[in-house]
Context: one part of a larger RNA
RNA sequence: UUGGGCGUAAGAGCUCGUAGGCGGCUGGUCGCGUCUGUCGUGAAAUCCUCUGGCUAAACUGGGGGCUUGCGGUGGGUACGGGCCGGCUUGAGUGCGGUAGGGGAGACUGGAACUCCUGGUGUAGCGGUGGAAUGCGCAGAUGUCAGGAAGAACACCGGUGGCGAAGGCGGGUCUCUGGGCCGUUACUGACGCUGAGGAGCGAAAGCGUGGGGAGCGAACAGGAUUAGAUACCCUGGUAGUCCACGCCGUAAACGUUGGGCACUAGGUGUGGGGGGCCUUUUCCGGGUCUUCCGCGCCGUAGCUAACGCAUUAAGUGCCCCGCCUGGGGAGUACGGCCGCAAGGCUAAAACUC
Numbered sequence: 001u002u003g004g005g006c007g008u009a010a011g012a013g014c015u016c017g018u019a020g021g022c023g024g025c026u027g028g029u030c031g032c033g034u035c036u037g038u039c040g041u042g043a044a045a046u047c048c049u050c051u052g053g054c055u056a057a058a059c060u061g062g063g064g065g066c067u068u069g070c071g072g073u074g075g076g077u078a079c080g081g082g083c084c085g086g087c088u089u090g091a092g093u094g095c096g097g098u099a100g101g102g103g104a105g106a107c108u109g110g111a112a113c114u115c116c117u118g119g120u121g122u123a124g125c126g127g128u129g130g131a132a133u134g135c136g137c138a139g140a141u142g143u144c145a146g147g148a149a150g151a152a153c154a155c156c157g158g159u160g161g162c163g164a165a166g167g168c169g170g171g172u173c174u175c176u177g178g179g180c181c182g183u184u185a186c187u188g189a190c191g192c193u194g195a196g197g198a199g200c201g202a203a204a205g206c207g208u209g210g211g212g213a214g215c216g217a218a219c220a221g222g223a224u225u226a227g228a229u230a231c232c233c234u235g236g237u238a239g240u241c242c243a244c245g246c247c248g249u250a251a252a253c254g255u256u257g258g259g260c261a262c263u264a265g266g267u268g269u270g271g272g273g274g275g276c277c278u279u280u281u282c283c284g285g286g287u288c289u290u291c292c293g294c295g296c297c298g299u300a301g302c303u304a305a306c307g308c309a310u311u312a313a314g315u316g317c318c319c320c321g322c323c324u325g326g327g328g329a330g331u332a333c334g335g336c337c338g339c340a341a342g343g344c345u346a347a348a349a350c351u352c
Stems, first nucleotide, its partner, number of pairs: 004323003007306002011320001013200004020193003024087007032080002034076008047065007090190001091187003094183005102176007109153001114148007124135002161168002205246006214240002219235004257319006265297014301308002325352003334345004
């Protein structure tokens, strides 16, 4: 390379997007790809074939073929392509609704923990398997009142919602992104994917400055134990919180890239629309239906099995990424990035 794959060796953490690849219906035109005729060329030898020469063969002479190609010229135009034009179903916009912990900022609430002050009150409290360290007559624990501070938001809460992913949950206001439904008014293929690239990206960690209630790596002590650099207990620093700037990783997982189309159903749930019934109306309820999402079960089919199954791992097309036995190793070296920690890219010897 041909080829086979990626839920379990293999899908990039996610999105946007450059080049590129791929691309709806229809009319015209060109004839680039594409198909065909013909001409030239495609050295000889080699190869194939016919025939001849050495007694045969090897070897060799002659004719033909091949030389899959390139160029010129004539023709064809379905498909792909270029150019010109039209269309509306893909895509987008407008208008009318609608659900939501989507994002940012400001303000604010109550419960609890801790601390402080005061009252009450007296000998214990705390902790464990049992204890001890620890706290307490300088008055603790308990209890009442007042105050301070930080962090997180019980119930609602859901197999529920939103977001591209990371992720998002007390309340109010302001700013702001996206979705869904209805309408079919507008644009008229404006689309899909996306090498490089850019942005976003949990936790931990780093820098500067704040903050610090609780929790709590490190650390100290008490236990346990043969030991106990642990599990348990008493403390406790970084950190956890805020602002700004870095880091750029993860079991960043649905271990399942994105888009479009097609292929039995059943059941539940969240959001919207429509019809019918109920209700005097409203609020609501029932039922049928339709669109979008989130689950469960299951047919065909797929799968090594497990399982997946209209939210596909089924059937197809387009584009990207990735895999190729285990270890060595996601390491060394080099390069790029980073303040550092380290990240990205990424071997070989050797070995089984």
Predicted 3D model of a 352-nucleotide part of an RNA (small-subunit ribosomal RNA, central domain) from an uncultured bacterium. Its Rfam family is "Bacterial small subunit ribosomal RNA". Rfam links the family to the GO terms ribosome and structural constituent of ribosome.